[in-house]
RNA sequence: UUUUAUCCAGAAAGGUGGAGGGAUCAGGCCCUGUGAAACCUUAGCAACCUAAUUGGCGCAAUGCUAAUUAAGGUGCUAAUUCCUGCCCCAUAAAAAGUGGGGAUAGAUGAGA
Numbered sequence: 001u002u003u004u005a006u007c008c009a010g011a012a013a014g015g016u017g018g019a020g021g022g023a024u025c026a027g028g029c030c031c032u033g034u035g036a037a038a039c040c041u042u043a044g045c046a047a048c049c050u051a052a053u054u055g056g057c058g059c060a061a062u063g064c065u066a067a068u069u070a071a072g073g074u075g076c077u078a079a080u081u082c083c084u085g086c087c088c089c090a091u092a093a094a095a096a097g098u099g100g101g102g103a104u105a106g107a108u109g110a111g112a
Base pairs, nucleotide, nucleotide: 001112002111003110004109005108006107007106012042013041014040015039016038020031021030022029025085026084027083028082043077044076045075048073049072050070051069052068053067054066055065056064057063081105086102087101088100089099090098091097
C1' cells in the first nucleotide's frame, strides 16, 4: 500500500515526567497541577490469530463449521471511533431540528 472482519460491550493502579490531551481540519463538548502527553512496572479486559476438547458437514484430508475452555502472539483499559461535518431516506409547506441508513476518514486483527 492492498484485501477482509470488527468498532453503542468490557477493563487502572503505581513510578518517572511536568503541560497538554481527546488521529487529522473546522465547530462543539469534555479530560487535565486532585498532575496532560510520553516512557516503565504491575494488574485487568476482550477473544482477532492461536491451542485443546466435544459435536456437525464431508469418500477423505493436515479441509470446512458450531459450542465450550485456555490465554501463547497482537490489541485495548474516560466519554459510541466523545459528537457533528459529505450523500440518501423518514418526519416537516420549507428551513431548522430529530430519527434511520450509507460514504469518506481512522483504529485493531488476520492475510497478501